């Protein structure tokens, strides 16, 4: 960079240096910011992806392995402002407006709620 897999509505921020941005991208929205943004430093903490320790169920081919729950956390990652900050593309209710109609049936636009996806991250294993 690239596949795959498995997660994303929960958690956890002071302090220094900087010096005007920032929340991925790109369009629309909302917020963060000179009471100091990015972005590096140091300390701190969160979580439990991967390793690791024991513990308890199961399995087998039984000093050993394999699987499931949970629990610890001084190792490797990641992370620490609003849901991945929010929508954007498709689907299903439901309101409200148009329209169109004799009545059912129908279209469309907007609101709001799901469901999927699509993009992104994070982690693991593989090229």
């Nucleotide at each position: 960079c690239u596949c795959g897999c498995a997660u994303c509505g929960a958690g956890a921020g002071c302090g220094g240096u900087g010096g005007a941005g920032g929340g991925a991208a790109c369009u629309g929205g909302c917020c963060c910011g000179g009471a100091g943004a990015a972005a590096c430093c140091g300390c701190g903490g969160c979580a439990a992806c991967c390793g690791g320790c024991g513990g308890c169920c199961g399995g087998a081919u039984u000093a050993u392995c394999c699987g499931g729950c949970a629990g610890c956390g001084a190792g490797g990652u990641g992370c620490c402002a609003a849901g991945u900050c929010c929508a954007g593309c498709a689907g299903u209710g439901c309101g409200c407006a148009g329209c169109a109609g004799g009545c059912g049936a129908g279209u469309u636009g907007c609101g709001g709620a799901u469901u999927g996806g699509a993009a992104g991250a994070u982690g693991u294993g593989g090229g």
Background: Predicted 3D model of a 127-nucleotide RNA (SAM riboswitch aptamer (S box leader)) from Rubrobacter sp. The organism belongs to Rubrobacter, within Bacteria. Its mean pLDDT, the model's own confidence on a scale to 100, is 83.